[in-house]
A computed fold for a 78-nucleotide RNA from Hadarchaeota archaeon (SeqCode), annotated as transfer RNA. The sequence is in RNAcentral, with records from ENA. Model confidence (mean pLDDT): 82 of 100. Rfam family: tRNA. The family's RNA type in Rfam is transfer RNA.
RNA sequence: GGGCCCGUGGCGCAGCCUGGAUGGCGCGGCAGGCUUCGGACCUGUAGGUCGUGGGUUCAAAUCCCACCGGGCCCGCCA
Numbered sequence: 001g002g003g004c005c006c007g008u009g010g011c012g013c014a015g016c017c018u019g020g021a022u023g024g025c026g027c028g029g030c031a032g033g034c035u036u037c038g039g040a041c042c043u044g045u046a047g048g049u050c051g052u053g054g055g056u057u058c059a060a061a062u063c064c065c066a067c068c069g070g071g072c073c074c075g076c077c078a
Base pairs, nucleotide, nucleotide: 001074002073003072004071005070006069007068010027011026012025013024020058029045030044031043032042033041051067052066053065054064055063
């Protein structure tokens, strides 16, 4: 230098290809129940403006462009 993949609550992931309905799941947090207390279990609840900026569109997590961060492969120099 070239190519590919990933970035979504505190953590791990799905959703993206095929745009639209309140952005879900598990763990964790908080509250309550149960318990002598705790764990386990049950119920409820908060927490995201989807890496950043721009574009397209009536409408973008999803499509396009640039950039940032992480990972892998190839090439070049030494």